[in-house]
Context: one part of a larger RNA
RNA sequence: GACGAACGCUGGCGGCGUGCCUAACACAUGCAAGUCGAACGAAAACAGAUGGGAGCUUGCUUUCAUUUGUUUUAGUGGCGGACGGGUGAGUAACGCGUGAGUAACCUGCCUUUCAGAGGGGGAUAACGUCUGGAAACGGACGAUAAUACCGCAUAACAUUUCGGAGUCACAUGGCUUUGAAAUCAAAGGAGCAAUCCGCUGAGAGAUGGACUCGCGUCCGAUUAGCCAGUUGGCGGGGUAAAGGCCCACCAAAGCGACGAUCGGUAGCCGGACUGAGAGGUUGAACGGCCACAUUGGGACUGAGACACGGCCCAGACUCCUACGGGAGGCAGCAGUGGGGGAUAUUGCACAAUGGAGGAAACUCUGAUGCAGCAACGCCGCGUGAGGGAAGACGGUUUUCGGAUUGUAAACCUCUGUCCUCGGUGAAGAUAAUGACGGUAGCCGAGGAGGAAGCUCCGGCUAACUACGUGCCAGCAGCCGCGGUAAUACGUAGGGAGCAAGCGUUGUCC
Numbered sequence: 001g002a003c004g005a006a007c008g009c010u011g012g013c014g015g016c017g018u019g020c021c022u023a024a025c026a027c028a029u030g031c032a033a034g035u036c037g038a039a040c041g042a043a044a045a046c047a048g049a050u051g052g053g054a055g056c057u058u059g060c061u062u063u064c065a066u067u068u069g070u071u072u073u074a075g076u077g078g079c080g081g082a083c084g085g086g087u088g089a090g091u092a093a094c095g096c097g098u099g100a101g102u103a104a105c106c107u108g109c110c111u112u113u114c115a116g117a118g119g120g121g122g123a124u125a126a127c128g129u130c131u132g133g134a135a136a137c138g139g140a141c142g143a144u145a146a147u148a149c150c151g152c153a154u155a156a157c158a159u160u161u162c163g164g165a166g167u168c169a170c171a172u173g174g175c176u177u178u179g180a181a182a183u184c185a186a187a188g189g190a191g192c193a194a195u196c197c198g199c200u201g202a203g204a205g206a207u208g209g210a211c212u213c214g215c216g217u218c219c220g221a222u223u224a225g226c227c228a229g230u231u232g233g234c235g236g237g238g239u240a241a242a243g244g245c246c247c248a249c250c251a252a253a254g255c256g257a258c259g260a261u262c263g264g265u266a267g268c269c270g271g272a273c274u275g276a277g278a279g280g281u282u283g284a285a286c287g288g289c290c291a292c293a294u295u296g297g298g299a300c301u302g303a304g305a306c307a308c309g310g311c312c313c314a315g316a317c318u319c320c321u322a323c324g325g326g327a328g329g330c331a332g333c334a335g336u337g338g339g340g341g342a343u344a345u346u347g348c349a350c351a352a353u354g355g356a357g358g359a360a361a362c363u364c365u366g367a368u369g370c371a372g373c374a375a376c377g378c379c380g381c382g383u384g385a386g387g388g389a390a391g392a393c394g395g396u397u398u399u400c401g402g403a404u405u406g407u408a409a410a411c412c413u414c415u416g417u418c419c420u421c422g423g424u425g426a427a428g429a430u431a432a433u434g435a436c437g438g439u440a441g442c443c444g445a446g447g448a449g450g451a452a453g454c455u456c457c458g459g460c461u462a463a464c465u466a467c468g469u470g471c472c473a474g475c476a477g478c479c480g481c482g483g484u485a486a487u488a489c490g491u492a493g494g495g496a497g498c499a500a501g502c503g504u505u506g507u508c509c
Base pairs, nucleotide, nucleotide: 001508002507003506005505006504007503008502009501012381013380014379015378016377017376018374019373020339025337026336027335029334030333031332034079035078036077039076040075042073043072044071045070046069047068048067049066050065051064052063053062054061055060056059086292087291088290095217096216097215098214099213100212101211102210105209106208110205111204112203113202114201115200116199118152120150121149127142128141129140130139131138132137158183159182160181161180162179163178164177165176166175167174168173188197189196190195218264219263220262225255226254230252231251232250233249235247236246237245267289268288269287270286271282272281273280274279294315295314296313297312298311317328318327319326320325345371347370348369349368353367354365355364356363357362384414385413386412387411394405395404396403397402418450419446420445421444422443423442424441428436453498454497455496456495457494458479459478460477464493465492466491467490468489474481475480
C1' cells in the first nucleotide's frame, strides 16, 4: 500500500459498488420454463339466430334440438425445457492460454439461391363403459382427429457403385465436368381474395460446436523405474468425424534424470494487488473457457444432452402408507437449521434490456431492472460563517506573580449545504405502456437549530505536565518501561494525528 474481511469504541447524509472465503452440510414453504386454439379432435361457459314443446299475464318466461360467434382448457401435436441462473467438488489434463490444422467433421432457428408439395392407408390419446389400487398410478373393451405415423408416385446439383476428362495437392486424396445404374421427399393453416405463415430435397453463407497438433501451465527423488489394449501394423465394428475408441489376428514395442510413474495441492485465463522495474502473490465482483448438479452408473429423445428444476438402475438420507407399495433432491431466488470470527429480504415489477413460444394481441421470465438490510469498500458533503478580550466563569498547573485551556465560550451580525414542512415534479418511452416513485430535481417557508469520534504523546514517530501506583497493578511492534520524584502503568489537564470514522487482528506485496 491492498482486502469479499472480522473484532473493539463511535456513528449525520448521499452516489456508485460489494456482501457464506467455513459444511459440494441437510433442507419446511413459495416462486425460478413455458408457450401456441392461425396444427388437431373434444368438452365447458356465455351471447345470438332458427325450429319444436310447456306455462299462460298473447308477447314474455322456461326447456329441447340445430347452427353461428366469443372465451377457457385436460389431451394429441409443434417449438422451447442443451439458453439464461448457480457452484468450484473433481481435474496437473489438449482442462486452460496462445498459435496452427481438419484433403477426417456436424450445425435447429436465421440469410440467400435452385427445385418441389401428386395420390393413398392404418392407427392412437382425449372421450365412453366396465374394472384394479390406500395412494402413486393403472388394465380391458369400444369409438375419433391432425402440421402425429406409414406405404406408393415423381426426383437431382444429393447419397452409393462402376467409368471418362481436366485441374490442384500434403500420403490416403480434394475440386470441376461428363456417362450409366440404384436409392431416398413433402403438410397444411389463416384470409372473401391478393397474399402471408409454415412443409420437402439440394447448394452457399452466418452462427454455434467437435477433433488433432506445436509451445506454455504448482510442490515433492525421504516417489526411479513405469505400462499389457500397453506401443505399432493388417482387417473390421462404431461415430458427425480421424483414431486401440472397441474387437479378432500379427509383431514386441512405447515412456523415463530434458524427471516417466507415484504422492500432495489446485478449476484455468483476461485480469487484480504490490513493486521504479524485473518480479512476487492472487483468480472475490465483471468477462471468456471448463467441470459438476444428493453419490455412482446408464442410455433415451433431439440439430444439439449422456440433460440442475427429464427418464432408468444401484447406494445413502428424508417423507407418506391401508405394509402390498410409493414420493423427493435449493451448488436457481428468497428463506430455515447447522458449521463459523463472519456475510442480507420468505420484497416490487416485467416499465426498460434480453430470452422462450406465438401471425399477432399477448403469456411466461427470482435472467434482468429496482427497492430493503450492512460504514463492508471507494468517492463527495455536512456537523456552521464573520465579528467578539473584562483575555469572564470553571478546569489544570504554579516559583502564588502568573501560565494555559482561549476567540475557544457567552454576546452581536449572518447563511441554509444536509434537515423539517408545504408546493411543483421529471428523463429513463418512438403513438400507448414506469416497478423504481410522488423518487431525483426545482420553488417557497422555518430555524444554528438535529449531526464527532477514535488512536496516540520514551526512541523509531508528530505530540508533556500533574496526581495515583511502587518489579505490584500493568504496558509492549522492536529496543524496552514499573523496585517512592515513572514524559513508557492508571486517571486528569494539555497536545499530536486521522476523521464518519479510528484503532487492533489476519493475509499478500
Molecule: small-subunit ribosomal RNA, 5' domain
Organism: uncultured bacterium